[in-house]
RNA sequence: GGGCCUGUGGUCCAAUGGUACGACGUCGCUUUCACACGGCGAAGGUUGCAGGUUCGAUUCCUGCCGGGCCCA
Numbered sequence: 001g002g003g004c005c006u007g008u009g010g011u012c013c014a015a016u017g018g019u020a021c022g023a024c025g026u027c028g029c030u031u032u033c034a035c036a037c038g039g040c041g042a043a044g045g046u047u048g049c050a051g052g053u054u055c056g057a058u059u060c061c062u063g064c065c066g067g068g069c070c071c072a
Stems, first nucleotide, its partner, number of pairs: 001071007010024003018055001026042005048064005
């Protein structure tokens, strides 16, 4: 330098056009003499950035940035 894959709460991930799922973690309540486990609830996301298409974009297209693999 070229090609391919990938980027979503603190972490790991799902959603493949219609206002983002779940687990772990955090916080509160409950339970216990107390802790842990368990049960219930809550907070936490401008879906890497900027544009385009569309009534509507996490999803499709372009560029850039970061990460990974391969070739030279």
Predicted 3D model of a 72-nucleotide RNA (transfer RNA) from a Candidatus Aenigmatarchaeota archaeon. RNAcentral holds the sequence, with entries from ENA. It matches the Rfam family "tRNA". Rfam describes the family as follows. Transfer RNA (tRNA) molecules are approximately 80 nucleotides in length. The family's RNA type in Rfam is transfer RNA. Its family is annotated with triplet codon-amino acid adaptor activity in the Gene Ontology. The prediction has a mean pLDDT of 83.